[in-house]
Molecule: transfer RNA
Organism: Chloroflexota bacterium
RNA sequence: GCCCUCGUAGCUCAAAGGAUAGAGCAACGCACUCCUAAUGCGUAGGUUGGCCGUUCGAGUCGGCCCGAGGGUA
Numbered sequence: 001g002c003c004c005u006c007g008u009a010g011c012u013c014a015a016a017g018g019a020u021a022g023a024g025c026a027a028c029g030c031a032c033u034c035c036u037a038a039u040g041c042g043u044a045g046g047u048u049g050g051c052c053g054u055u056c057g058a059g060u061c062g063g064c065c066c067g068a069g070g071g072u073a
Stems, first nucleotide, its partner, number of pairs: 001072007010025004018056001027043005049065005
């Protein structure tokens, strides 16, 4: 250089073009406890890497760029 995969919450990952983008862990609050842990209930947390396009509608499809990983001479 060329080819492939990936980029979504602090971390690990879901979400086959259609309802307000979800879950687990972590964080915070409350309950429980003499206290802590564990457990239960709840809360907050996301311009879905960036820009442009297709579409009535894009996390999802297309183009370019950025970044990570793998393959190849």